Predicted 3D model of an 86-nucleotide RNA (c-di-GMP-I-GGC riboswitch aptamer) from an uncultured Woeseiaceae bacterium.
């Protein structure tokens, strides 16, 4: 350094509930604890979600669209605690 133990110390927190926020997806705070060895951080690539604005439309129908999101979907980048075995 790779790696990741029925190790130690600690960390994070899905669903769900409450509050705030946002057009929505979602985000933030509190509770909660399914899980997680990067479930820290970064939208670079793929993917997924939303569609305010814009476009198509007779239309307040419907469809398309990210400049909005998701890092707990995969890949990649970057930084980090601990130290059994190999």
């Nucleotide at each position: 350094a790779c790696c990741g133990a029925u190790a130690a110390a600690g960390g994070c927190a899905a669903a769900c509930c409450c509050g705030c926020u946002g057009a929505a997806a979602g985000g933030c705070g509190g509770g909660g604890u399914c899980g997680c060895a990067a479930a820290a951080c970064c939208a670079c690539c793929g993917g997924u979600c939303u569609a305010a604005g814009g476009g198509c439309a007779a239309a307040c129908a419907g469809c398309c669209u990210a400049c909005g999101a998701c890092a707990g979907c995969g890949g990649g980048g970057c930084u980090a605690c601990c130290g059994a075995a190999g």

The sequence was found by an Rfam model in a public genome assembly. Its mean pLDDT, the model's own confidence on a scale to 100, is 90.